């Protein structure tokens, strides 16, 4: 260079065109509980789904570009 995989909350992840103002765990706040502290319960916040662009009535899902990883070949 060519090819092929990936990129969703702070970090892991679920998602396979509409029932998704995107849902878990871990962490984080309040608060219960405790003589505190941990556990543990209940509540909450936290993700312009990597960036443009396109298809479609409708995209996080599809198709094209770019960045970023990461495998693979002369």
């Nucleotide at each position: 260079g060519c090819c092929c995989c990936g990129u969703u909350c702070g970090u892991c992840u679920a998602g396979c065109g509409g029932u998704c103002c995107a849902g878990g765990a871990c962490g984080c706040g309040a608060c219960a509980u405790u003589c505190u502290c941990a556990a543990u319960g209940u509540c909450g916040a936290g993700a312009u789904c990597a960036u443009g662009g396109g298809u479609u009535c409708g995209a996080u899902u599809c198709c094209c570009a770019u960045a970023c990883g990461g495998g693979g070949u002369a």